[in-house]
This is a predicted structure of a 72-nucleotide RNA (transfer RNA) from a bacterium. The prediction has a mean pLDDT of 82. The sequence is in RNAcentral, with records from ENA. It matches the Rfam family "tRNA". By type it is a transfer RNA.
RNA sequence: GCCACCCUAGCUCAACGGUAGAGCAACGCUUUUGUAAAGCGAAGGUUCGCGGUUCGAAUCCGCGGGGUGGCU
Numbered sequence: 001g002c003c004a005c006c007c008u009a010g011c012u013c014a015a016c017g018g019u020a021g022a023g024c025a026a027c028g029c030u031u032u033u034g035u036a037a038a039g040c041g042a043a044g045g046u047u048c049g050c051g052g053u054u055c056g057a058a059u060c061c062g063c064g065g066g067g068u069g070g071c072u
Base pairs, nucleotide, nucleotide: 001071002070003069004068005067006066007065010024011023012022013021018055027041028040029039030038048064049063050062051061052060
C1' cells in the first nucleotide's frame, strides 16, 4: 500500500428498514444468626463520528476514525 470482517449497556453478545434486548457484573429486596448460593425487582444506551437514501435507519449507501485478520 491492497483486501475482508468488526465497532450496540461496565463486560460478552443479539436485534426483517417500524417501541434497541439478553446473559454476566454492579445496585435494591426476600431467604440466613451472618456470608455465599438461590429467587425476585428496578436501573443502566449520543447503537464510533459526519453526511446521504427513505414516511421511517443500529440496520441500506458514501466519507472519515478505531480494532482484528490476510496479502504484498